[in-house]
Molecule: c-di-GMP-I riboswitch aptamer
Organism: Effusibacillus dendaii
Formats: sequence, structure tokens, C1' cells
RNA sequence: UGAUGUUAAGGGCAAAAUCAUCGAAAGGUGAUGACGCAAAGCUGCGGGUCUAAGAAAAGUUGCAGUCGUUCUGCGCUUUUUAUGACAGCCGGGCCGCCGCA
Repeated sequence: UGAUGUUAAGGGCAAAAUCAUCGAAAGGUGAUGACGCAAAGCUGCGGGUCUAAGAAAAGUUGCAGUCGUUCUGCGCUUUUUAUGACAGCCGGGCCGCCGCA
């Protein structure tokens, strides 16, 4: 330096599940635990996937206000939406141990 990972050494990480905890959720963190991983180290930059609190739209036999068969607000139902997530889905970027050449 590499477009390299068949073997070894020292080691590293830790899926599912369970418990605790944070969160609206997805999911995160810690402990136990090992399915796996040569970047299963870091980074939401591109794609993808997950969630939908808030917001918006539509509906509404409910409640309240209103002179009112109206209108407004609240509630309920459905849909859309990332400003929330996933790096152990793929790609990009950054950094790195050992061996090999």
C1' cells in the first nucleotide's frame, strides 16, 4: 500500500427472550443472555423499512355552547404526514486490531 480474510493468537461486539428504566409509539439505555458478526466500530448523507405524539383532511347516531334543522368547540372513527426511529436491510462517508500478499 492492497480490489485480501483459508488458518492462528490476543481479544472485541452481542440477535431472540426475560427483568428494570426512558418514550405516545417505533425504539433507546442498563443487567442477564449468545443467534450471529472481520468492521455487528462511528456517521441518518442516499434508498428502504418501522412508528404517528403533534398537525391536516374526511366522517360522526355522542357531549357542550348557540334563537336556530345553522355554526363553533370537545369527544370518537378513518386516512395522510417525520419533526421521531432503525447503522445487526442495502449503498456512501470517516476511522481501526490481527493475519495474509